RNAcentral holds the sequence, with entries from ENA. A computed fold for a 74-nucleotide RNA from a Bacteroidales bacterium, annotated as transfer RNA.
RNA sequence: GGCGCAUUCGUCUAGUUGGUUAGGACGUCAGAUUCUCAUUCUGAAAAUCAAGGGUUCGAAUCCCUUAUGCGCUA
Numbered sequence: 001g002g003c004g005c006a007u008u009c010g011u012c013u014a015g016u017u018g019g020u021u022a023g024g025a026c027g028u029c030a031g032a033u034u035c036u037c038a039u040u041c042u043g044a045a046a047a048u049c050a051a052g053g054g055u056u057c058g059a060a061u062c063c064c065u066u067a068u069g070c071g072c073u074a
Base pairs, nucleotide, nucleotide: 001073002072003071004070005069006068007067010026011025012024013023019057028044029043030042031041032040050066051065052064053063054062
């Protein structure tokens, strides 16, 4: 240099033959329980899906470019 893969709440991750709330676990916060802490239970907040652009009535999902990481290859 060429090719391929990955990038989604704080962390890990589901969803990728486009379709109407982006779900779950851990963690965080609040409440209940407890003399207190922990455990347990209930609830809440938290991701416009790496960035920009395009296609489409509609994009996390398809296409292009870029960024970062990993792998293969010269």
It matches the Rfam family "tRNA". By type it is a transfer RNA. From the family's description: Transfer RNA (tRNA) molecules are approximately 80 nucleotides in length.